[in-house]
RNA sequence: GCCGGAUUAGCUCAGGUGGUAGAGCGGUACAUUCGUAAUGUAUAGGUCGGGUGUUCGAGUCACCCAUCCGGCACCA
Repeated sequence: GCCGGAUUAGCUCAGGUGGUAGAGCGGUACAUUCGUAAUGUAUAGGUCGGGUGUUCGAGUCACCCAUCCGGCACCA
């Protein structure tokens, strides 16, 4: 330099053919317990990596940029 993949909640990850953003774990409150853990119930938490565009409508499509991973090439 070329090609491909990834980026979504604190963490690990889903998210069909564009149509109200989700799960598990973790957090918080309450119940339970002499107390803790475990368990049960409830609940909070998101500029979907940044930006531009397409569209009535974008996590999803197009383009630019950033970071990470892999492959290829170059290294007189």
The RNA shown here (transfer RNA) has 76 nucleotides and comes from a Gammaproteobacteria bacterium. Taxonomically the source falls in Gammaproteobacteria (Bacteria, Pseudomonadati, Pseudomonadota). Its mean pLDDT, the model's own confidence on a scale to 100, is 81. Its Rfam family is "tRNA".